Molecule: Glycine riboswitch aptamer
Organism: pig gut metagenome
RNA sequence: CCCUUGGAGAGAUCCGGCACAAGAUGUGCAUGGGCGCCGAAGGCGAAAGAAUAGUAUAAGGCUAUUUGAAACGCUCAGGCAAAAGGACAGGGG
Numbered sequence: 001c002c003c004u005u006g007g008a009g010a011g012a013u014c015c016g017g018c019a020c021a022a023g024a025u026g027u028g029c030a031u032g033g034g035c036g037c038c039g040a041a042g043g044c045g046a047a048a049g050a051a052u053a054g055u056a057u058a059a060g061g062c063u064a065u066u067u068g069a070a071a072c073g074c075u076c077a078g079g080c081a082a083a084a085g086g087a088c089a090g091g092g093g
Base pairs, nucleotide, nucleotide: 001093002092003091004090005089006088011035013034014033015032016031017029018028019027020026036080037079038078042076043074044073045072049067050066051065052064053063054062055061
């Protein structure tokens, strides 16, 4: 990487648009916006402590990089019936 199995959360919300239908308060839409909400594609953020290097001092230090670091935080992206997607995990190649 490929196949396969499992795989959570949160309004089938409100106002429009388009198509179809028509007695209509109907049906449909990878459609626009509002408010609310979720974190497990992706993205971004981060302490003490630790390691390494440099440097100064009598000593305590100082500076840089790495680590800490993700299942945490944010909610840009994404998502909030089913389907799809889905971090991650089991099996096979």